[in-house]
RNA sequence: UUCUUAUAAAGAAAGGUGGAGGGAAUGGCCCAAUGAAACCCAGCAACCUUUGAGACCUUUUCAAAAAGCUGCUAAUUCCAGCAGACAGUAGUUCUGACAGAUAAAAU
Numbered sequence: 001u002u003c004u005u006a007u008a009a010a011g012a013a014a015g016g017u018g019g020a021g022g023g024a025a026u027g028g029c030c031c032a033a034u035g036a037a038a039c040c041c042a043g044c045a046a047c048c049u050u051u052g053a054g055a056c057c058u059u060u061u062c063a064a065a066a067a068g069c070u071g072c073u074a075a076u077u078c079c080a081g082c083a084g085a086c087a088g089u090a091g092u093u094c095u096g097a098c099a100g101a102u103a104a105a106a107u
Stems, first nucleotide, its partner, number of pairs: 002106001004104004015040003021031003026080003042073003048068001049065007077099001082096004
């Protein structure tokens, strides 16, 4: 880099450094000198992991832990965009796809 599978309405900064950008992309709509990004610290979660118990027969369920690993800490993945359903011709709601994010496994 690419492929496969899984997950997403919950949770977590009133700290330090830093100084103008940020929310993937497009269109919106937002956040930001009452301090953006980034780094540090702190925290959250529990995919991998560890421990215990059960089922089952070698995979799976439940509970706990958080030392290790990874991720995350405005807004549902901030919303929409493509297809469909409901409805009825305007608007709204819902489902799915696409795209992106993260993890595991492979390459």